[in-house]
Molecule: Glycine riboswitch aptamer
Organism: uncultured Sphingomicrobium sp.
RNA sequence: GCGCGGGAGAGUUUCCGCCUUCCCUCAGGGGAUUGCGGGACGCCGAAGGAGCAACCGCCCCGGAAUCUCUCAGGCAACGGGACCGCGC
Numbered sequence: 001g002c003g004c005g006g007g008a009g010a011g012u013u014u015c016c017g018c019c020u021u022c023c024c025u026c027a028g029g030g031g032a033u034u035g036c037g038g039g040a041c042g043c044c045g046a047a048g049g050a051g052c053a054a055c056c057g058c059c060c061c062g063g064a065a066u067c068u069c070u071c072a073g074g075c076a077a078c079g080g081g082a083c084c085g086c087g088c
Stems, first nucleotide, its partner, number of pairs: 001088006011041001013040006021032004042075003048071001049069003055063002
C1' cells in the first nucleotide's frame, strides 16, 4: 500500500421555500402532514487542519498523543471514519 472484519460521539430544536396526502371554509383563504433543500441556534470529535509538548532521540537537527481548538467535517439510516485485528 491492497483485501477482509471490527470501529465512537452529537438535534424527536426552530424558521423559510418547494413537494405529498388530508381537513375546515363565510370560497377570499386557513390549518395539519410527508419528503427534499436552505437559514438560525444548539451540539459532537475519530477524515483532513491547527495548538500545547508529556514522551522518543546522547546532543543538534528531527519526530510526536486518543490532550486542546473546531477552520473544515459531522449530529435517522446508508455512507464516511482515527484506530485495531488477520492475510498478501